[in-house]
RNA sequence: UGGACGUAUAGCUCAGUUGGUUAGAGCACUACCUUGACAUGGUAGGGGUCACAGGUUCGAGUCCUGUUACGUCCAU
Numbered sequence: 001u002g003g004a005c006g007u008a009u010a011g012c013u014c015a016g017u018u019g020g021u022u023a024g025a026g027c028a029c030u031a032c033c034u035u036g037a038c039a040u041g042g043u044a045g046g047g048g049u050c051a052c053a054g055g056u057u058c059g060a061g062u063c064c065u066g067u068u069a070c071g072u073c074c075a076u
Base pairs, nucleotide, nucleotide: 001075002074003073004072005071006070007069008068011027012026013025014024020058029045030044031043032042033041051067052066053065054064055063
């Protein structure tokens, strides 16, 4: 440098079924309850352009194409 494959979803780790009905869980964060105080526990809440751009479709996190980043492998 070229090629193949995989991954990208909340601050972090991840799920998301054959494309469908409000995008979720745990931890973390905020408020309140509980305590003399802290921790634990409980209740409620905030936080997402689903890497980026385009396409297919009535409908895309999911399918297709390209790009970017990271990882593994092959060739030179």
Annotation:
Transfer RNA from Okeania sp. KiyG1, 76 nucleotides, folded computationally. The coordinates come from a structure-prediction model, not an experiment, and the mean pLDDT is 80. Its Rfam family is "tRNA". About the family: Transfer RNA (tRNA) molecules are approximately 80 nucleotides in length. The sequence is in RNAcentral, with records from ENA.